[in-house]
This is a predicted structure of a 72-nucleotide RNA (c-di-GMP-I riboswitch aptamer) from a soil metagenome. Of the family's consensus pairs, 95% are formed in the model. Its mean pLDDT, the model's own confidence on a scale to 100, is 84.
This record gives sequence, structure tokens and C1' cells, in this order.
RNA sequence: GAGAAAGGCAAAUCCGUCGUGAGGCGGAGACGCAAAGCCGCGGGACUCGUUCGAGUCGGCCGGGCUACCGAA
Repeated sequence: GAGAAAGGCAAAUCCGUCGUGAGGCGGAGACGCAAAGCCGCGGGACUCGUUCGAGUCGGCCGGGCUACCGAA
């Protein structure tokens, strides 16, 4: 990247479970996603904590690494 094809991921919500919490994991489920794959580096948001600090998210923006299909 084409109103192409194949394949992929899975928000909210619900159930179970772990965690003080932010949230994680599994199942159901699809709002969306061309890196919504990995990292957690800068910013950001959030939690615990009197402070120092310790954590969470990354489907908020940027960055690094890697990758499927593919016509004009």
C1' cells in the first nucleotide's frame, strides 16, 4: 500500500483467578488495529506510600528491534 486474497491480534462487558491497589492471567466476547508483534528508552496517565521511594499501563504520543501478504 488495492473496496484484492490468506493469515493474525482483540476494546468495553461478563465469569474464574492472582494482587492492598493501579492492574495481570485464563475463558467467553468484538469496539477497533497494517505492526494493536517485541522492548519499556523519552514524554504521558494511573496505583501504593508521610517523604525518599516502590510499582502498573503501553490499544495515548514519540523512539529502538523484528516480521506476513502484495496488484498497479

The sequence is in RNAcentral, with records from MGnify.